The part of an RNA shown here (small-subunit ribosomal RNA, 5' domain) has 521 nucleotides and comes from an uncultured bacterium. It matches the Rfam family "Bacterial small subunit ribosomal RNA". Rfam links the family to the GO terms ribosome and structural constituent of ribosome.
[in-house]
Context: one part of a larger RNA
RNA sequence: GGAUGAACGCUGGCGGCGUGCCUAACACAUGCAAGUCGAGCGAAGCACUUUGCUUUGAUUCUUUCGGGAGGAAAAGUAAUUUGACUGAGCGGCGGACGGGUGAGUAACGCGUGGGUAACCUGCCUCAUACAGGGGGAUAACAGUUAGAAAUGACUGCUAAUACCGCAUAAGCGCACAGGACCGCAUGGUCCGGUGUGAAAAACUCCGGUGGUAUGAGAUGGACCCGCGUCUGAUUAGUUAGUUGGCGGGGUAACGGCCCACCAAGGCGACGAUCGGUAGCCGGACUGAGAGGUUGAACGGCCACAUUGGGACUGAGACACGGCCCAGACUCCUACGGGAGGCAGCAGUGGGGGAUAUUGCACAAUGGGGGAAACCCUGAUGCAGCAACGCCGCGUGAGGGAAGAAGGUUUUCGGAUUGUAAACCUCUGUCCUAGGUGAAGAUAAUGACGGUAACCUGGGAGGAAGCUCCGGCUAACUACGUGCCAGCAGCCGCGGUAAUACGUAGGGAGCGAGCGUUGUCC
Numbered sequence: 001g002g003a004u005g006a007a008c009g010c011u012g013g014c015g016g017c018g019u020g021c022c023u024a025a026c027a028c029a030u031g032c033a034a035g036u037c038g039a040g041c042g043a044a045g046c047a048c049u050u051u052g053c054u055u056u057g058a059u060u061c062u063u064u065c066g067g068g069a070g071g072a073a074a075a076g077u078a079a080u081u082u083g084a085c086u087g088a089g090c091g092g093c094g095g096a097c098g099g100g101u102g103a104g105u106a107a108c109g110c111g112u113g114g115g116u117a118a119c120c121u122g123c124c125u126c127a128u129a130c131a132g133g134g135g136g137a138u139a140a141c142a143g144u145u146a147g148a149a150a151u152g153a154c155u156g157c158u159a160a161u162a163c164c165g166c167a168u169a170a171g172c173g174c175a176c177a178g179g180a181c182c183g184c185a186u187g188g189u190c191c192g193g194u195g196u197g198a199a200a201a202a203c204u205c206c207g208g209u210g211g212u213a214u215g216a217g218a219u220g221g222a223c224c225c226g227c228g229u230c231u232g233a234u235u236a237g238u239u240a241g242u243u244g245g246c247g248g249g250g251u252a253a254c255g256g257c258c259c260a261c262c263a264a265g266g267c268g269a270c271g272a273u274c275g276g277u278a279g280c281c282g283g284a285c286u287g288a289g290a291g292g293u294u295g296a297a298c299g300g301c302c303a304c305a306u307u308g309g310g311a312c313u314g315a316g317a318c319a320c321g322g323c324c325c326a327g328a329c330u331c332c333u334a335c336g337g338g339a340g341g342c343a344g345c346a347g348u349g350g351g352g353g354a355u356a357u358u359g360c361a362c363a364a365u366g367g368g369g370g371a372a373a374c375c376c377u378g379a380u381g382c383a384g385c386a387a388c389g390c391c392g393c394g395u396g397a398g399g400g401a402a403g404a405a406g407g408u409u410u411u412c413g414g415a416u417u418g419u420a421a422a423c424c425u426c427u428g429u430c431c432u433a434g435g436u437g438a439a440g441a442u443a444a445u446g447a448c449g450g451u452a453a454c455c456u457g458g459g460a461g462g463a464a465g466c467u468c469c470g471g472c473u474a475a476c477u478a479c480g481u482g483c484c485a486g487c488a489g490c491c492g493c494g495g496u497a498a499u500a501c502g503u504a505g506g507g508a509g510c511g512a513g514c515g516u517u518g519u520c521c
Base pairs, nucleotide, nucleotide: 001521002520003519004518006517007516008515009514010513013393014392015391016390017389018388019386020385021351026349027348028347030346031345032344035093036092037091040090041089044086045085046083047082050079051078052077053076054075055074056073060069061068062067100304101303102302109229110228111227112226113225114224115223116222119221120220124217125216126215127214128213129212130211132166134164135163141156142155143154144153145152146151172197173196174195175194176193178191179190180189181188182187202209203208230276231275232274237267238266239265242264243263244262245261247259248258249257279301280300281299282298283294284293285292286291306327307326308325309324310323329340330339331338332337357383359382360381361380365379366377367376368375369374396426397425398424399423406417407416408415409414430462431458432457433456434455435454436453440448465510466509467508468507469506470491471490472489476505477504478503479502480501486493487492
């Protein structure tokens, strides 16, 4: 000098774009952050359409005055139609994405380059072939019942795109024997044969939307390998599933991944093991470069979700807002037993030098569900707070010497503040009052927002500070103090004329900032 997720002191006008718990992966009140589908299903409630039955029965007709006929309208009940209705339940898809954090991890975790003849892949696209015929349950619901509650238990009823057999099998899996071709070792591809195994679901507004099997693609993942990846030798030996083999199990798949048996190996001065520290990278800062430092924000990968362990479901998890167990903590309790997990967005306490609103909207972009309408979305888009950073603008412009007054200084002549002010003439960026008013959206739909921008009027009015002045280093005098009070980055200054302390005048530098401190180059 540059840089900063900065902090502190003094000061502070506006706008644009960014950024904002670096500390306690400390504890969390409250609200929201993952739902959706009635075009899969049954039932309930509500509203509505139509019809039947029952009860009451207006106007009217008739009468022998006792009554009779007729039937508007209302209520109830049963069936039925419709529903952009309501909230549960079964079922499907999604809750494995998106969002957060960096505790752990020195590792195939990450980066880079390869391999899989050792693998999987829901939704999507293409192609081929299908969808026949049955069955038994169960939630909801009703009843009984246990419990303070959370939550159950028993009996009975019912549906499905829920579940289970059977049929079919182009193609597919498995087993067996055979042929052709190829490779990089295990081996791979193709052909036909025999045996054997496994499918399906309907809904509809009639337009479609779905279902099953197989193959291919796309996308996403999994595993393996070469190289690279901080520090300590005041850590020198380490290792028993350890290293390898054979045979099994398990997995989508290879493998001591796991197991039985056999052998005695494996790693290490080219630093094993152990200890410390740390998420890695694209990048960022600095530097002429080489290099050094760093990994906030944005993007990719990894790991974690109160601590530890475990599996279930599923195409995908060993799952932040799922389940089970154990621990700590908090809360409820009728003391028997239960509930919870902000490292999601806001917000609270605490810690700290220090870091924001319990905001608006799904209008845009994107995501989930749905045929769609649409619903959900603290992702996201915006707004609020903070000079935290970068950039831009302003705080006026021109004229104005009696060089005014005042201040400071003086050798008392003057010098300086200083065209500075006053005064005159102007301008309108920001400001203020009124009006018009977007783009962002495509036929409609705009949170932002009556925002940006534009037009008209008003008026210099509302807007300058901070540090320094001995040398380095741009900028000097007076007074006070008297090795005191104090200054200081280094050298150093102060003991009676201090350009170095304090104040004043003047000056220098930067400027909505300036200075200090921390950290890096």